[in-house]
Molecule: SAM riboswitch aptamer (S box leader)
Organism: Modestobacter sp. VKM Ac-2984
RNA sequence: CACUCAUCCAGAGGGGCAGAGGGACACGGCCCGCUGAAGCCCCGGCAACCGCGACCUGCGCGCAUGCGCAGCGUGAGGUGCCAAUUCCGUCCCGCGCGGCUCGACGGCCCGGCGCGGGGAAGAUGAGGA
Numbered sequence: 001c002a003c004u005c006a007u008c009c010a011g012a013g014g015g016g017c018a019g020a021g022g023g024a025c026a027c028g029g030c031c032c033g034c035u036g037a038a039g040c041c042c043c044g045g046c047a048a049c050c051g052c053g054a055c056c057u058g059c060g061c062g063c064a065u066g067c068g069c070a071g072c073g074u075g076a077g078g079u080g081c082c083a084a085u086u087c088c089g090u091c092c093c094g095c096g097c098g099g100c101u102c103g104a105c106g107g108c109c110c111g112g113c114g115c116g117g118g119g120a121a122g123a124u125g126a127g128g129a
Stems, first nucleotide, its partner, number of pairs: 001128001003127006013043005021032003026090004044082003049078002051074003056071006086121001091118007098109004
């Protein structure tokens, strides 16, 4: 860092230095912040991606002692994380409700409101050149 895969409604904060911003980017919303933001350091914690473990179970492969994957356990190691769903919306689809319009079908809403699903983007991990 191009690319691939998995996950993202759970969980976990104190202190020191610092001194005005922060919640990735743009816009909008809503929050956090001088009772101290970002950043750096120390300690603590969460989680279980990698790691490590192994009886058993399931599946697959193998002629085979076996091997792989998933389930399971662990937290000494490598990362990560510790306000709010990745804070929410933006693009697409569906459902419900309301309003306007129409004979009806249907159309529309200063981009109406709510819910659900998917995308895009991003973050983290594991691969990878």